Predicted 3D model of a 75-nucleotide RNA (transfer RNA) from a Nitrososphaeraceae archaeon. The RNAcentral record of the sequence draws on ENA and MGnify. Its mean pLDDT, the model's own confidence on a scale to 100, is 81. Rfam family: tRNA. The family's RNA type in Rfam is transfer RNA. The same sequence occurs in records of 2 taxa.
């Protein structure tokens, strides 16, 4: 070059047919209980405007379209 797949928190996802307000998710960070202290447990807190940029609708994390990364195939 061409084709298919992915992009939602620091990191790993999950979101049903497009329908009110994004997740009782795990980890990881902060704080508290506990303890001489530490880890563990166990209670709580913040943290997203869903890679960018249009289109489509009354409504877009989701459909379209390009552009950007990351990934596989085929040349």
């Nucleotide at each position: 070059g061409u084709u298919c797949g992915u992009a939602u928190a620091g990191c790993u996802c999950a979101g049903u047919u497009g329908g009110u307000u994004a997740g009782u998710a795990g980890c990881a960070a902060c704080g508290g209980u506990c303890u001489c202290a530490u880890a563990a447990a166990c209670c709580g807190u913040a943290g997203g405007u869903c890679g960018c940029a249009a289109g489509u609708u009354c409504g877009a994390g989701u459909c379209u379209u390009g552009c950007u990364g990351c990934g596989g195939a085929c040349a």